The RNA shown here (c-di-GMP-I-GGC riboswitch aptamer) has 86 nucleotides and comes from a Gammaproteobacteria bacterium. Its mean pLDDT, the model's own confidence on a scale to 100, is 91. It was read from a public genome assembly, where an Rfam model found it.
RNA sequence: AGCGACAAAGGCAAACCCGCCGAAAGGCGGGGACGCAAAGCCACCGGUCUACAGGAGUCAUUCCUAUGAUAGCGGGGUUGCCGAAC
Numbered sequence: 001a002g003c004g005a006c007a008a009a010g011g012c013a014a015a016c017c018c019g020c021c022g023a024a025a026g027g028c029g030g031g032g033a034c035g036c037a038a039a040g041c042c043a044c045c046g047g048u049c050u051a052c053a054g055g056a057g058u059c060a061u062u063c064c065u066a067u068g069a070u071a072g073c074g075g076g077g078u079u080g081c082c083g084a085a086c
Stems, first nucleotide, its partner, number of pairs: 002086001003083002011036002016031006034072001040078003044075003047070003053065004
């Protein structure tokens, strides 16, 4: 350094519920734990979600677009606790 143990010390917190913010996706706080060795941080690449606004169209349902969201979808970048085995 890789690696990651039925190790130790700690950490985070899905679904769901309540409150607040948001057009929505979703976020934040509290409760709560499905899980997580980076489930710390960063939207750079791919994916996915949303569509207030903008654009196209219909009699109507509708369609397109990220500048929005997701770091607990994957890749990448960056910082970092512990130390059995290999």